Record summary
Predicted 3D model of a 352-nucleotide RNA (Bacterial RNase P class A). It was read from a public genome assembly, where an Rfam model found it. Its Rfam family is "Bacterial RNase P class A". The family's RNA type in Rfam is ribozyme. The coordinates come from a structure-prediction model, not an experiment, and the mean pLDDT is 77. The model forms 92% of the base pairs in the Rfam consensus.
RNA sequence: GAAGCGGGCCGGACGACCGCGGGUGCUUCGGCACAUGAGGAAAGUCCGGGCUCCACAGGGCAGGAAGCUGGCUAACGACCAGGCGGGGCGACCCGACGGAAAGCGCCGCAGAAAAGAAGACUCCCGCUGCCCGCGCGAGCGGGUGAGAGAAAAGCUGAAACGGUGGUGUAAGAGACCACCAGCAUCCUGGCGACAGGGUGGCUUGGCAAGCCCCUUCCGGAGCAAACGCAAAUAGGAGCGCCAUGGUGUGGCCCGCACUGCGCUCGGGUUGCGCGCUCGAGGCCUGCGGCAACGCAGGUCCUAGAUAAAUGGCCGUCCACGACAGAACCCGGCUUACAGGCCCGCUUCGCAC
Numbered sequence: 001g002a003a004g005c006g007g008g009c010c011g012g013a014c015g016a017c018c019g020c021g022g023g024u025g026c027u028u029c030g031g032c033a034c035a036u037g038a039g040g041a042a043a044g045u046c047c048g049g050g051c052u053c054c055a056c057a058g059g060g061c062a063g064g065a066a067g068c069u070g071g072c073u074a075a076c077g078a079c080c081a082g083g084c085g086g087g088g089c090g091a092c093c094c095g096a097c098g099g100a101a102a103g104c105g106c107c108g109c110a111g112a113a114a115a116g117a118a119g120a121c122u123c124c125c126g127c128u129g130c131c132c133g134c135g136c137g138a139g140c141g142g143g144u145g146a147g148a149g150a151a152a153a154g155c156u157g158a159a160a161c162g163g164u165g166g167u168g169u170a171a172g173a174g175a176c177c178a179c180c181a182g183c184a185u186c187c188u189g190g191c192g193a194c195a196g197g198g199u200g201g202c203u204u205g206g207c208a209a210g211c212c213c214c215u216u217c218c219g220g221a222g223c224a225a226a227c228g229c230a231a232a233u234a235g236g237a238g239c240g241c242c243a244u245g246g247u248g249u250g251g252c253c254c255g256c257a258c259u260g261c262g263c264u265c266g267g268g269u270u271g272c273g274c275g276c277u278c279g280a281g282g283c284c285u286g287c288g289g290c291a292a293c294g295c296a297g298g299u300c301c302u303a304g305a306u307a308a309a310u311g312g313c314c315g316u317c318c319a320c321g322a323c324a325g326a327a328c329c330c331g332g333c334u335u336a337c338a339g340g341c342c343c344g345c346u347u348c349g350c351a352c
């Protein structure tokens, strides 16, 4: 210098004026003054928790979620560290990473055959048979491919029933041997996932992102939760009083329904309040820990609306300004984002 990898941060600045939300103070009740007022994602509402109400003895079934190991945490599917597998020259990145020897199911097309100690299309072989030739004969030589053998080679496929090499054989085959892979078991190291090594019999396909099995966890609804105050020519209940009535139904009687005044009582709509923002809180320092994180001390208070405020305009400057806006709160994840800054690291080239 070029190309990259990982992490952190900023997200126009300053000033004047006019507005808006809630707060504090003053007030002659008209207002005035002061400070303050969106984000890293406020978003999606995908996980986890707090809080509120309802339900609930305990356990189980059903259903759902998580799924290598160890930590961390209020909790988690987040995060940290590690193992294993995959990718990259590397910094580093990615992983739907329990069980296929409990059982069921599936393995399209192609192919002879797709999971049963399976299968035989081509090829291989020439043991049995048959045919031909030779021989007096036992037999020998050649052919054939019906039966038997075989699974080495070809072909198909993602996958063909361990792989490579050798021995062996009619041809072959874990039939036998060596190494490798896998399985079982033992030893050593590690908390563990796992790693390294020894021994053994020779071998057991894949899919659990199909059902299933195993382990762990999970009650439901949500701030429009929940609670308080509380209007009327709205409406309900109880008691008392008046007429012993009135109105409707019906031809009429009975019956049934409705109807006045007063007092008391709760329920409850609009509305108002509360929940509401000081909290698993931010920042700094120290200590423990590889880290996530924890502990201690100091310091700061930083929106709380309800049809919903956070805007407009002017001036100066610059690198000319992206994605986007709270609505109970918090921890994560995911997605969107003009441009810019910082730190650490890798590979290559050049110079010294």
Base pairs, nucleotide, nucleotide: 001348002347003346004345005344006343007342008341009340010339012317013316014315015314017312018311020037021036023034024033025032026031039323043334044333046332047331048330049329050328051222052221053220054219063218064217065216066215067214068082069081070080071079083097084095085094086093087092098213099212103211104210105207106206107205121154122153124149127147128146129144130143131142132141133140134139162180163179164178165177166176167175181203183200184199185198186197187196188195189194227273228272229271236265237264238263239262240261241260245259246258247257248256249255281300282299283298284297285296286295287294288293318321